The prediction has a mean pLDDT of 87.
Small-subunit ribosomal RNA, central domain from an uncultured bacterium, 348 nucleotides, folded computationally.
It matches the Rfam family "Bacterial small subunit ribosomal RNA". Gene Ontology terms of the family: ribosome and structural constituent of ribosome.
Context: one part of a larger RNA
RNA sequence: CUGGGCGUAAAGGGAGCGUAGGCGGAUUUUUAAGUGAGAUGUGAAAUACUCGGGCUUAACCUGAGUGCUGCAUUUCAAACUGGAAGUCUAGAGUGCAGGGGAGGAGAAGGGAAUUCCUAGUGUAGCGGUGAAAUGCGUAGAGAUUAGGAAGAACACCAGUGGCGAAGGCGCUUCUCUGGACUGUAACUGACGCUGAGGCUCGAAAGCGUGGGGAGCAAACAGGAUUAGAUACCCUGGUAGUCCACGCCGUAAACGAUGAAUACUAGGUGUAGGGGUCGCAAGACUUCGGUGCCGCAGUUAACGCAUUAAGUGCUCCGCCUGGGGAGUACGUACGCAAGUAUGAAACUC
Numbered sequence: 001c002u003g004g005g006c007g008u009a010a011a012g013g014g015a016g017c018g019u020a021g022g023c024g025g026a027u028u029u030u031u032a033a034g035u036g037a038g039a040u041g042u043g044a045a046a047u048a049c050u051c052g053g054g055c056u057u058a059a060c061c062u063g064a065g066u067g068c069u070g071c072a073u074u075u076c077a078a079a080c081u082g083g084a085a086g087u088c089u090a091g092a093g094u095g096c097a098g099g100g101g102a103g104g105a106g107a108a109g110g111g112a113a114u115u116c117c118u119a120g121u122g123u124a125g126c127g128g129u130g131a132a133a134u135g136c137g138u139a140g141a142g143a144u145u146a147g148g149a150a151g152a153a154c155a156c157c158a159g160u161g162g163c164g165a166a167g168g169c170g171c172u173u174c175u176c177u178g179g180a181c182u183g184u185a186a187c188u189g190a191c192g193c194u195g196a197g198g199c200u201c202g203a204a205a206g207c208g209u210g211g212g213g214a215g216c217a218a219a220c221a222g223g224a225u226u227a228g229a230u231a232c233c234c235u236g237g238u239a240g241u242c243c244a245c246g247c248c249g250u251a252a253a254c255g256a257u258g259a260a261u262a263c264u265a266g267g268u269g270u271a272g273g274g275g276u277c278g279c280a281a282g283a284c285u286u287c288g289g290u291g292c293c294g295c296a297g298u299u300a301a302c303g304c305a306u307u308a309a310g311u312g313c314u315c316c317g318c319c320u321g322g323g324g325a326g327u328a329c330g331u332a333c334g335c336a337a338g339u340a341u342g343a344a345a346c347u348c
Base pairs, nucleotide, nucleotide: 003320004319005318006317007302008301012316014201015200016199017198021194022193023192025088026087027086028085029084030083031082033081034080035077036076037075038074039073040072041071042070048066049065050064051063052062053061054060091191092188093187094186095184096183097182098181103177104176105175106174107173108172109171110154114150115149116148117147118146119145120144121143125136126135162169163168206247207246208245209244210243211242215241216240220236221235222234223233258315259314261312262311263310266293267292268291269290270289272287273286274285275284276283277282297304298303321348322347323346330341331340332339333338
């Protein structure tokens, strides 16, 4: 290489949209590129195989036959794949009618808490810990009452509940806006699936410019602890956390499980719709989610099990002993930090 694999052993791209490509529903007619059959030509010799012959045998040499799995031309077949033309509706999409949702963007508003400021009451402590100390306080703290300011986050509801492609999304109202689901079956008529490159989105931290800064808090300072303590604990505290715009492009970006489609026992919760029966409570049923348990099957085992890790098919990504190493070099991107791509020597 072939092959075998990718939940946990190496291995699913962080996610989506989509180009090329690959693959693709039912049916009729046609074509004959693929496909199948026949014929002709060619497929040098040697080599190969079979049966013989010659060196005492073998290797070796040699005769005959077969083969050389291929290519070209031509004739035929038409099931399947492909091409052409037509028809269809089960895939896909549109329309119409509905209900649900922390889906996204912007604006406005709200209360609780925290800190700070001002004023009143009031007096010696407060704070913190395993115990303390640093710290704050007679220049009146802490406590308490009233008023004011600021920023950030939205208790209860709250739920293996909901929404979103993923990252993620949770106070209220308004405006703009995306998607999914259910019912119907009016319309289009395969318009589909996947997707190398490409483009877009992408937590936190970090970066640039300008704001903002209550609380928290890397760094830092001090107090403790300790043999030491560049920590865990305590008192402070700056970047940052917040906003706008622009970068970065990574995560245990996890279900450590790519996407699509079909098939294959059930049981039981939950949330969104529909239908039938029923006065109602409710029962039965159906579609699409989200959980648990469990059969067949599968797995090295654990486990998975109609939300598959089962059984098929299509397309993409990735793996191929450990270390060296996600390093070096080169290239691309980035303001930088760095990211992407990604070896070898050597060694076990």